[in-house]
């Protein structure tokens, strides 16, 4: 320098055009003498940044930034 994969909640990930979700974690309540387990509930990301396409974009296109990887 070139190619590929990836970037979504505190962490690990799903979601591939029209509701942003799960597990763990955190908080509250129940249960318990208490803790843990278990049960119920809540908060928490507007999706790496910018632009474009579209009635509508996490999703499609382009550029840039970052991580990993392959080639040279």
């Nucleotide at each position: 320098g070139g190619g590929g994969u990836c970037g979504u909640a505190g962490c690990u990930c799903a979601g591939u055009g029209g509701g942003a979700g799960a597990g763990c974690g955190u908080c509250c309540g129940g249960c318990u003498c208490g803790c843990g387990u278990c049960c119920g509930g809540a908060a928490g990301a507007c999706c790496g940044u910018g632009g474009g396409u579209u009635c509508a974009a996490c999703c499609c296109c382009c550029a840039c930034c970052g991580a990993c990887u392959c080639c040279a």

Record summary
A computed fold for a 72-nucleotide RNA from a Polyangiaceae bacterium, annotated as transfer RNA. It matches the Rfam family "tRNA". Rfam classes the family as a transfer RNA. The coordinates come from a structure-prediction model, not an experiment, and the mean pLDDT is 84.